This is a predicted structure of a 184-nucleotide RNA (Lysine riboswitch aptamer) from a sheep gut metagenome. RNAcentral holds the sequence, with entries from MGnify.

RNA sequence: GAUAGAGGUGCGGUCACGAAGAGUAGCUCCUCCCUGUCAUUUGAAAGACUAAUGACAUAGGCACCAAAGCUGAUGGGAGAUGUCGAAAGGCAAGACCGCCGAAGCACAGGCGUUGGAAACCUGUAGCUGACUGCUGCUUUAACAGAGCUUCGGUUGUCAUCAUGCUUUAUGAUGGAGUGCUAUC
Numbered sequence: 001g002a003u004a005g006a007g008g009u010g011c012g013g014u015c016a017c018g019a020a021g022a023g024u025a026g027c028u029c030c031u032c033c034c035u036g037u038c039a040u041u042u043g044a045a046a047g048a049c050u051a052a053u054g055a056c057a058u059a060g061g062c063a064c065c066a067a068a069g070c071u072g073a074u075g076g077g078a079g080a081u082g083u084c085g086a087a088a089g090g091c092a093a094g095a096c097c098g099c100c101g102a103a104g105c106a107c108a109g110g111c112g113u114u115g116g117a118a119a120c121c122u123g124u125a126g127c128u129g130a131c132u133g134c135u136g137c138u139u140u141a142a143c144a145g146a147g148c149u150u151c152g153g154u155u156g157u158c159a160u161c162a163u164g165c166u167u168u169a170u171g172a173u174g175g176a177g178u179g180c181u182a183u184c
Base pairs, nucleotide, nucleotide: 001184002183003182004181005180008100010099011098012097013096014095015094018091026084027082030079031078032077033076034075035057036056037055038054039053040052041051043049060071061070062069064116065115066114103128104127105126106124107123108122109121110120129155130154131153132152133151136148137147138146139145157175158174159173160172161171162170163169
């Protein structure tokens, strides 16, 4: 240097079912609230005012955010009603696939955009051996799950030391996967 392996509730991806999301969002019906200007018509006449139509604007609404743009009272909001009514991401276990820096996170760059975030791609002799419990923060519908963090526990591996033993065991301390074992 190459190849092949080990740790264990091991890691990641895809798929279908299911729970939850949720009787939520939405939709039907009813009630109430939220506006200005101008023009025309109308209500006995003028002015004011009511109603209707049209135009211009405003509140509001539209994708993760902002700007722009579009829409804009024929709109928007609130309550109530109904034998109406979803979905996405995520999730326990299962099947299949790829694997043991598996993978995750951080940073930088790329992509993309009007700009940003997310997703995706690349790089780093940056962090983390693995699993798990607790604390705090982030994300999420969620006190599920995930990520980071503090303090613990268990476990594998190597090194050193001690005891025992020559089938190798136990204990203590410490290190990190860029490691460890085997073969070439």